Record summary:
The RNA shown here (Bacterial RNase P class A) has 342 nucleotides and comes from an Acidobacteriota bacterium. Its Rfam family is "Bacterial RNase P class A". Its family is annotated with dimeric ribonuclease P complex, tRNA processing and ribonuclease P activity in the Gene Ontology. The prediction has a mean pLDDT of 80. Taxonomically the source falls in Acidobacteriota (Bacteria, Pseudomonadati).

[in-house]
RNA sequence: UGAGCUCGGGAGACGGCCGCGGCCUUCGGGUCGAGGAAAGUCCGGACUCCACAGGGCAGGAUGCUGGGUAACGCCCAGGCGGGGUGACCCGACGGCUAGUGCAACAGAGAGCAGACCGCCGAUGGCCGCAAGGCACAGGCAAGGGUGAAACGGUGGUGUAAGAGACCACCAGCGGUCCGGGUAACCGGAUCGGCUCGGUAAACCCCAUCCGGAGCAAGGUCGAGCAGGGAUAGGGUGGCCCGCCCGUUACAUCCCGGGUAGACCGCACGAGGCCGGCGGUAACGUCGGUCCCAGAUAGAUGGCCGUCCACGACAGGAUCCGGCUUAUGACCGGGCUCACACG
Numbered sequence: 001u002g003a004g005c006u007c008g009g010g011a012g013a014c015g016g017c018c019g020c021g022g023c024c025u026u027c028g029g030g031u032c033g034a035g036g037a038a039a040g041u042c043c044g045g046a047c048u049c050c051a052c053a054g055g056g057c058a059g060g061a062u063g064c065u066g067g068g069u070a071a072c073g074c075c076c077a078g079g080c081g082g083g084g085u086g087a088c089c090c091g092a093c094g095g096c097u098a099g100u101g102c103a104a105c106a107g108a109g110a111g112c113a114g115a116c117c118g119c120c121g122a123u124g125g126c127c128g129c130a131a132g133g134c135a136c137a138g139g140c141a142a143g144g145g146u147g148a149a150a151c152g153g154u155g156g157u158g159u160a161a162g163a164g165a166c167c168a169c170c171a172g173c174g175g176u177c178c179g180g181g182u183a184a185c186c187g188g189a190u191c192g193g194c195u196c197g198g199u200a201a202a203c204c205c206c207a208u209c210c211g212g213a214g215c216a217a218g219g220u221c222g223a224g225c226a227g228g229g230a231u232a233g234g235g236u237g238g239c240c241c242g243c244c245c246g247u248u249a250c251a252u253c254c255c256g257g258g259u260a261g262a263c264c265g266c267a268c269g270a271g272g273c274c275g276g277c278g279g280u281a282a283c284g285u286c287g288g289u290c291c292c293a294g295a296u297a298g299a300u301g302g303c304c305g306u307c308c309a310c311g312a313c314a315g316g317a318u319c320c321g322g323c324u325u326a327u328g329a330c331c332g333g334g335c336u337c338a339c340a341c342g
């Protein structure tokens, strides 16, 4: 100097005039007023109601280890595997020796398989006087070929020719032991059968977890009418057991009529910011300080001036913790690689 990786901040600023919503008001006014994702409605909860929420089946979710958290399918750290020269990034990461499936074509053969081209033909067979020849019976799967993948690799012994048949070393699998680590796991020693593949976001098995519905939850006040019929059943995902309510009309279902306004829930929170301590970190704890949207026909708009980075994606509706997706400009920190100079 260039090219990269990663973390953090930030989301136009200032001033004037008019306008909008909440709260307070001495009625003059004062004060506060959309996000990093408010989006998707994907997870987890708080809260409210049903309510034996108890048990089970079916169903669903998660899936290495250790921590964090109210909890999680989230976050942090580590292990293993994969990608990259690297900084770093990704992982749907328990089990194929419980069982069942699936793998086109090619190929002899694709799971405890297989003989297309081949090698041998010692022993038996055929020819020959013989030397010897043939390759029938029989033996082989080491060589070649096909394929993404062929039932361990290299070297040797052995054999008629071979072959883990046997041997040495190696890889894989399993047993035992030692060292490090909380653990996942890593390293090492030794023994053994010689090696019976891949795939589980395939069905499945194993471990752990899961009651339902949702602020249009739920509650208070007000307003208003017209009942009729059926029925022993009904009780917040499906089914069973248990339990509770109900059984001649007060549960439940169907038909019909009437009302639909005000308030609570409604924002003091698993809250924000600053600092100390602990921890690698996520985070915890202690102290200080602040109150920061609560609409409901649904609040932020318009005009002017200045600066400039020339402004993207985009606006609450019960509230939090996350994840995922969209996103312009700008500023800063750390690290990696290449080249050049000193």
Stems, first nucleotide, its partner, number of pairs: 001338009012307007020033005035313001039324002042322005047214004054241004059210005064078005079093001080091004094205002099203002101199002116144002118140003123137002125134003152170006171195001173192008218264004227255004233245003271290008